[in-house]
């Protein structure tokens, strides 16, 4: 220098057939208990790495770019 893959909640990840942004764990609150744990219920938390384009509409398609991994030279 080139190819491929990854980047979404605090962590691990799903969603890529373009229309609702989600799960588990964690956090907070409530219930249960004499109390803790377990269990049950609820809530908070996200510029979907960044910028631009296409579209009525983009996490998703296209271009550029950043970081990480991997392969080739």
């Nucleotide at each position: 220098g080139g190819g491929c893959g990854a980047u979404u909640a605090g962590c691990u990840c799903a969603g890529c057939u373009g229309g609702g942004a989600g799960a588990g764990c964690g956090u907070u609150c409530g219930g249960u208990u004499c109390g803790c744990a377990u269990c049950c219920g609820a809530a908070a938390g996200g510029u979907c790495g960044a910028g631009g384009g296409u579209u009525c509409a983009a996490a998703u398609c296209c271009c550029u770019u950043a970081u990480c991994g991997u392969c080739c030279a």
A computed fold for a 73-nucleotide RNA from a Bacillota bacterium, annotated as transfer RNA. It matches the Rfam family "tRNA". Its mean pLDDT, the model's own confidence on a scale to 100, is 82. It was read from a public genome assembly. NCBI's taxonomy places the organism under Bacteria, Bacillati, Bacillota.